Predicted 3D model of a 1535-nucleotide RNA (small-subunit ribosomal RNA) from a bacterium. The sequence was found in a public genome assembly.
């Protein structure tokens, strides 16, 4: 100085967190399709499916300046024949046709520009032309005159047929085939080349045919055959020439003319341009569940063939060639420039445009030609379609249009050769569905419009609403303005160089008119911008993922509103991105998926120090190429843009040449540190083989000895009087080796343990001599490889799968027990797997330490041994830095680096199926897919839980006292019943609860009868005071009739209260939802807990504080501590009781003190002493005191839990009823009764019953009330009335148990009182359903209660009575209070229950009432196996063999041979479809059986293997810890 300009994330696993990991979304793109909608223009683009089949038209012709013939026209000439047939259009007329029609000035011309006149179209007119008739000319001059017809000839023009030339091999279409005969890039040459260009030479002389045409025949047709004739730039021969070949003699070997004389051609040769052929190198998809392939195969020689090289072909010879750097096989596919996505690397793709290739109905074949094995040519075979006279023929849209079919889906049977290009021709020209244009399609990209300004009564309407309003919204209306578009008119291009314009009266310009003609679609729970109402009620539906919907849905549907984009919007499909989710850039493997069980070693990869050299890699430069288009930059042209044009840059590649030599590689040499060898003395359960030993178990024999042994949680089976067990002696046999023994040793791993011997492998240390990089890793390969298992033969003591028996259990194919076979042992041979684990591949280097232990060496010291220091190797513990998601690892790395190998890519399906290899088998190795889910998983956190642990508390247990459960009754509940038995409450935390009182009322329920603005409230209108009394009907409500009465205030209008009537707004509802709510309440629990701020630690959830050591009733207090403080709870403050002081004292007392009442105070604080204690908190004891360690009791209930209870106490959202689900009345019911449960009372008696006597309370209540005295009654009660609004009177002289005396004498009683009868009393409208009380009589059950269970720790339990509330009365034995008498016991925390703290495990988090496994049954889905069956593909063998090339024979027609398409037959291979049946798998709503796993999951779990069992599973053998708990050992840390 130049270049480079670019990289975003989110949702979803959990109670929460971090990580791993998948799924999904936001972006861009498209030859697209679908839904809704749709104004204009420009530029592009349009069968992706059936290379399926095609009606019709067109897409390749042209040349007469190569040639023949036929037809037509004109002209001329000749001949013959005829006759008036003739000529012309100046003017005028009629009819008609048309490709004509502004003018002028300036300028050389054009564009442009300016001014004037005229101007819609048609008609008419003008102009030009044609015809007719008519007119005119002319019968004349002239005459071999003029002229018609026919024939012949010549010339010109046109058409047709044919020969001939060139073209038809280009252009246009399609992508079937093809994985290399292709394509891309770079090189090469054994080659050819029509037309074109350049140069040179030549173009001489002859000949024989043939088509068209004509004649004839056959045929339906297509067409064919025969005869006769003819031309050429058609064909043949000869000559000549460069040239080519050559054996050097020679051989071979060209031509064509036409002509208007200007030209156009022909032949040969040499060269060029462009084109074509062939060859090499490199690159180019998936599959190894395709590992070996190949006989013309690989090479050589001779020959053939080709334009040319070559096994291209042939004969012979040799035996090669290719392959893990993937041959051969299978599948898929045209390749490229490019397109698209991406920051890039890279991924996907190959429409349009351009280059190459391949194909042309399917298969084969050649011919012609410069070029083809030929899209619109030929021959043959096949399939299909069409014609037919049945004999035979015709055809090929993957050209342009178009049709049918297929499909979600893709256009006009258009115009023109004006332009660009192509063929032929000398040219004019002809042809050209190439091409240029137009048409159709929002298919894509780009541009424009659908109006602008002002406009508030913020209109109306809509929607929402807290009813006030808000919003739609300046939006509309309205006023003013504009005209891009639109409509109409006028003018009108460029594209064209002289001429020629399909497009096209198009683009564009001007004028006039008038807001006029023009907005939709998707979304609005989060991701993701945008919210409300109504409807619906797990229905209907939505959904990309997470997920919405079960009566208040921002998630469904509709509406209003809002957001996004906009002539489009959304959906679907596909690709890239995000995805670092295959990771070269740029990932991982201890526990998440992932290190092979271990070693030896081949290929390969990588490799120490140094010198020289080389130049393959590498680096620098040169040259060529990398088509154009595209992309990028700049500039320009269409009004802009899309689009187009120009120019520059890029093109990272390949090749070529020159140079450099550091590094890698090659070659040569040297070195010693890597590696190895040697020597030495030690260590070791290293391996193999042989021998030996003692203890123990079992068995046998014998002895002693007698009744049990054995076994278990407890038992039983079993053994035993035929003598067991026990004990002694001897013997047999097999297996294993106590102590030593150890996070000790050895080995590659598996693994290895009595002792001795033999053989043998490896390692460490020390020494320094030798070799001189000999090394590391290691795909395949090979070897070893626990246990179980298999084969053959032994052996067999103990143990012990299977099996048998006994238990346990609901069952128990188990755990426990008694037996017991394979096996365990040995030899030989297989198997080849394990939690084969350090869940950690091997090798090398580097990076703090400390401590133990094993082996070796050194130092110091010693007589020697230790101790100590140091070094190498191994093996352990803790730790710095660092790493890690965390846990953790940490010189033995999971740290920092290098080399090589193996392995992983969501969960399940599945380590399974199929195939292959191995194995005797069991099985092992390799190893998918369909389908299904949105998770599966790792580590750590907080809780909860545990048939885990530690500590602590509680009438929790224990120790006691008294009960319940049994009886009768009372009462509540369930159930049943009923017309109704109203409703709620259901473990603890419902059940003498709501209800502190159901005969009517209450009352909500049932039956019957009534009312409908209502029994009750407000408003409006009218009338009347209100009110009281009576008659009739009725069960009453209610209906009806009659009478009395006329008040208060006043501004004199009227008003207030009350009553009646009318109208509609409304009232009313104990109707539903306590799972919409408020409030209140229960419970854990009066348990000691629950949190916050700041700080600190951790990536984070979180932790710390709140843990720990003590202590307490207490998170109470103290001490310590990365914590320091604080809040709600605890405690205290409040009330009450107990002591006392003071004051006061009515109603108490005869009076005083005391007692008592009221009020205000005092007193208690571990304050004092002793002891213990950290000399802290506090604990124990004592003194004093009425009271002592919170003095007793009450009120007081943290954060929260149970969707706990209550809509029927009240309040209240929503829903529902409105002549009823509201209201009134009477009667009934809530009181029923085979039964079950709860809570109580009374009892069962002598600590008692009964009778008599005699004492002592406190709290309370009282005017619709308490009610004394006195009288009556056996009594309940009646009469009576004093006193009292209460410290005065009354209930109530208040008590009862107690005490004293008597009696009963253990019984269903002088216990007990149910039930029933009779007679009464009281309340009340009313006592039948359905009240209470009294008296007399009656006198059930019950003799202390099974399993189980409740309360209570002191003035408590127990026993005894009294009062009150509710209330007319009462079912009260209930409830709430009051006093009287007044105990026992607590050793203690093992256990039951509940709770608190710490810790541990967890697969739980709705939190153990959790989670979860497998069989079976049912439904659906995909897959495997299967007797077989159907079809495809590519080969092989063999038969037949068209056309055709080649060869051979032949005079010829032709015949034969090789090769060969199609076809036939055969046995195999491979792929796919179907398949009775069958196997497992997956998914499903609340099915069945068990409970295997998660906590010690109740037998710790898991791995491999074997056997067994409905199933999970159980058991044996070996292994792992990814096991809890307790104890011990070892090691470490700290002191």
């Nucleotide at each position: 100085u130049u270049u480079u300009u670019g990289g975003a994330g989110a949702g979803u696993u959990u109670g929460a967190u971090c990580c791993u990991g998948g799924c999904u979304c936001a972006g861009g793109a498209u030859g697209a399709a679908c839904g809704c909608u749709g104004g204009c223009g420009g530029c592009g683009u349009g069968c992706c499916u059936a290379a399926a089949a095609c009606a019709u038209g067109c897409a390749a012709g042209u040349c007469g300046a190569a040639u023949g013939c036929c037809c037509c026209g004109c002209a001329c000439a000749u001949a013959c024949u005829g006759a008036a047939a003739c000529c012309u259009u100046a003017u005028a007329u009629u009819a008609g046709u048309u490709a004509g029609u502004a003018a002028a000035a300036u300028u050389a011309u054009u564009u442009u520009u300016u001014g004037u006149u005229g101007g819609a179209u048609a008609a008419a007119g003008c102009a030009a032309c044609u015809a007719a008739a008519a007119a005119g000319g002319g019968a004349g001059c002239g005459g071999u005159a003029u002229u018609g017809g026919u024939a012949u000839g010549u010339g010109c023009g046109g058409g047709g047929c044919a020969u001939g030339g060139c073209g038809a091999a280009c252009g246009g279409g399609u992508g079937a085939g093809u994985a290399a005969u292709a394509c891309a890039u770079u090189g090469g040459u054994a080659u050819c080349u029509g037309u074109c260009c350049u140069u040179g030479u030549c173009u001489c002389g002859g000949g024989a045919a043939u088509a068209a045409c004509c004649c004839a025949u056959c045929g339906a047709a297509a067409g064919a055959u025969g005869g006769a004739a003819u031309a050429a730039u058609a064909c043949c021969c000869g000559a000549u020439a460069u040239g080519c070949c050559u054996u050097c003699g020679g051989g071979u070997g060209a031509a064509a003319g036409c002509u208007c004389c200007g030209g156009c051609g022909g032949a040969c040769a040499a060269g060029g341009a462009g084109g074509a052929g062939c060859c090499u190198a490199u690159g180019u998809c998936c599959u190894a569940u395709c590992a070996g392939c190949u006989u013309g195969u690989u090479g050589g020689u001779g020959g053939g063939g080709u334009a040319a090289u070559g096994g291209c072909c042939u004969a012979c010879c040799a035996a090669g060639g290719c392959g893990a750097c993937g041959a051969c096989g299978g599948g898929u596919a045209g390749c490229u420039g490019g397109a698209u996505c991406g920051a890039g690397a890279g991924g996907u793709u190959g429409a349009c445009c351009a280059g190459c290739c391949a194909c042309a109905c399917u298969g084969g074949g050649a011919c012609u030609g410069a070029g083809a094995c030929a899209c619109g040519g030929c021959c043959c075979a096949g399939a299909c379609u069409c014609c037919u006279a049945c004999g035979g023929g015709a055809g090929g849209c993957a050209g342009c249009a178009g049709u049918u079919a297929g499909g979600a889906a893709u256009a006009u049977u258009g115009c023109a050769c004006a332009a660009u290009g192509g063929g032929c021709g000398a040219a004019a020209g002809c042809c050209u569905g190439a091409u240029g244009c137009a048409g159709c399609g929002a298919c894509g990209c780009c541009g424009c419009a659908u109006g602008g300004a002002c406009g508030a009564c913020g209109a109306a309407g809509g929607c929402c609403u807290u009813a006030g309003g808000g919003u739609u919204g300046u939006a509309a209306a309205g006023u003013c303005c504009u005209u891009u578009u639109c409509u109409g008119a006028a003018g009108g291009a460029a594209g064209a160089u002289u001429a020629u314009g399909a497009c096209g009266g198009u683009a564009c310009u001007u004028c006039a008119g008038g807001a006029a003609u023009a907005a939709g679609u998707c979304a609005c729970g989060g991701c993701u911008a945008a919210c409300u109402a109504c409807g619906u009620g797990c229905c209907a539906g939505c959904a990309g993922c997470c997920g919405c919907g079960g009566u208040a849905a921002u998630a469904c549907g509709u509406a209003g509103g809002u957001g996004g984009c906009a002539a489009g919007c959304g959906u679907u499909a596909u690709c890239c991105g995000g995805a670092a989710u295959c990771a070269u850039u740029g990932g991982g493997c201890g526990u998440a998926a992932a290190g092979a069980g271990u070693g030896u070693g081949u290929a390969g990869g990588c490799g120490g120090u140094u010198u020289u050299u080389u130049a393959a890699g590498u680096c620098g430069g040169u040259u060529g190429u990398a088509a154009a288009a595209u992309c990028u930059g700049u500039g320009g042209g269409c009004u802009c843009a899309a689009c187009c044009c120009a120019u520059a840059a890029c093109a990272u590649g390949c090749a070529u040449c020159c140079g450099a030599a550091a590094c890698u590689g090659g070659a040569a040499g040297a070195c010693u540190u890597g590696a190895g060898u040697c020597u030495g003395g030690a260590a070791g359960a290293g391996g193999u083989a042989a021998g030996c030993g003692g203890a123990a178990u079992u068995u046998g024999u014998g002895g002693u000895g007698u009744a049990g042994c054995g076994g278990u949680g407890a038992a039983a089976u079993g053994c035993u009087u035929a003598g067991a067990u026990a004990u002694c002696a001897c013997a047999a046999g097999g297996a294993a080796c106590a102590c030593c023994a150890a996070u000790g040793g050895c080995g590659a791993a598996g693994g290895c343990a009595g002792c001795u011997u033999a053989c043998u492998g490896g390692g460490a240390c020390a020494g320094u001599a030798c070799u001189g990089a000999c090394g590391c890793u290691g795909a395949g390969a090979c070897a070893c490889g626990a246990a179980a298992g298999c084969g053959u033969g032994g052996g067999g003591a103990g143990c012990g799968a299977a099996c048998g028996g006994g238990a346990u259990u609901a069952g128990a194919u188990a755990c426990c027990c008694c037996g017991g076979u394979a096996g365990u042992c040995c030899a030989c041979g297989c198997c080849g797997u394990a939690a084969a684990c350090g869940a950690u591949g091997c090798c090398u280097g580097c990076u703090a330490g400390c401590u133990g232990u094993a082996g070796g060496g050194g130092g110091u010291c010693u007589c020697g041994a230790c101790c100590c220091c140091u070094u190498c190797u191994g093996u352990a513990g803790c730790g710095a830095a660092g790493c890690u998601a965390a846990c953790g690892c940490g010189u033995u790395a999971a740290g920092c680096a290098g080399g090589c190998c193996g392995c992983c890519u969501g969960g399940g399906g599945a380590g399974u199926a199929c195939g292959a290899u191995c194995g005797c088998a069991a099985g092992a190795u390799u190893a998918a897919a369909a389908c299904u889910c949105a998770a599966a998983g790792g580590a750590a956190u907080u809780g909860a839980c545990g048939g885990g642990g530690a500590c602590c508390c509680g009438c929790a247990c224990a120790a006691g006292c008294g009960g319940u459960g049994g009886a009768a009754c009372a009462u509540g509940u369930g159930g049943u019943u009923u017309a109704a038995u109203u409703c709620g409450a259901c473990g603890a935390u419902a059940a003498a609860c709501g209800a502190a009182g159901a005969a009517c009322c209450u009352u909500a329920c049932c039956g019957a009868g009534g009312c409908u603005u209502g029994a009750c409230a407000u408003c409006u209108c009218c009338g009347g005071a209100a009110u009281c009394c009576g008659g009739c009907a009725g069960a009453a409500a209610c209906g009806u009739c009659g009478g009395a009465g006329u008040g208060c205030c006043u501004u004199a209008g009227g008003g207030a209260a009350c009553c009646g009537g009318a109208u509609g707004a409304c009232a009313g509802g104990u109707g539903c939802u306590g799972c919409a709510u408020g409030g209140c309440u229960g419970u854990c629990g009066u348990c000691a807990g629950c949190u916050c701020g700041u700080g600190u630690c951790g990536u984070g959830a979180g932790a710390u504080g709140u843990u720990c050591g003590g202590u307490u009733a207490a998170g109470u207090c103290c001490g310590u501590c990365a914590a320091c403080g604080a809040g709600c709870g605890c405690a205290a403050c409040c009330c009450u009781c107990a002591u006392u002081u003071u004051a006061u004292g009515u109603u108490a007392u005869a009076u005083u003190u005391u007692u008592c009442a009221u009020a205000a105070g005092a007193a208690a604080c571990u304050g004092c002493c002793c002891u213990g204690g950290u000399c802290a908190a506090c604990a124990g004891g004592g003194a004093g005191g009425a009271a002592g360690g919170u003095g007793g009791g009450g009120a007081u209930g943290a954060c929260g839990u149970c969707a706990a209870g209550u809509c029927a106490g009240c309040a209240u959202g929503g829903c529902c009823c409105u002549u009823a689900c509201g209201c009134c009345u009477c009667g009934g019911g809530c009181u029923a009764c085979a039964c079950a449960c709860g809570u109580g009372u009374u009892a069962c008696a002598a600590u008692g019953g009964c009778c008599g006597g005699u004492a002592c309370a406190a709290u309370g209540g009282g005017c619709u009330g308490c009610g004394a005295a006195c009288c009556c009654g056996c009594g309940a009660g009646g009469g009576g009335a004093a006193g009292c609004c209460a410290a005065u009177c009354c209930c109530a002289u208040c008590a009862a148990a107690a005490c004293c005396g008597g009696u009963c004498c253990c019984a269903g009683u002088u216990c007990g009182g149910a039930u029933u009868g009779a007679a009464g009393g009281c309340u009340g409208c009313a006592a039948c359903u359905c009240g209470c009380c009294u008296u007399c009589a009656u006198g059930a059950a019950g003799u202390c209660g099974g399993a189980a269970u409740c309360g209570c720790u002191a003035g408590u339990a127990a026993c005894c009575g009294c009062a009150g509330g509710u209330c007319a009365g009462c079912u009260a034995u209930a409830c709430u209070g009051c006093g009287g008498u007044g105990a026992a016991u607590a050793c203690g925390u093992u256990c039951c229950c509940g709770g608190g703290u710490c810790u541990u495990g967890u697969a739980c988090a709705c939190a153990c009432c959790g989670c979860c496994c497998g069989u079976c049954a049912c439904a659906c889905c995909a897959c495997g196996a299967a007797a077989g069956u159907u079809g495809g593909u590519a080969a092989c063998a063999u038969c037949c063999g068209a056309a055709g090339u080649a060869c051979g024979c032949g005079u010829a027609u032709g015949c034969g041979u090789c090769c060969u398409a199609a076809g036939g037959u055969g046995g195999g291979a491979u792929c796919a479809g179907c398949g009775a049946u069958u196997g497992g798998g997956g998914u499903g709503a609340a099915g069945u059986c068990g409970u295997a796993a998660c906590a010690a999951g109740g037998u710790a779990u898991c791995c491999g293997u074997a056997c067994c069992g409905g199933a999970a599973g159980g058991u044996g053998c070996g292994g792992a810890u990814g096991g809890a708990u307790c104890a011990c050992c070892u090691c470490c840390u700290u002191u």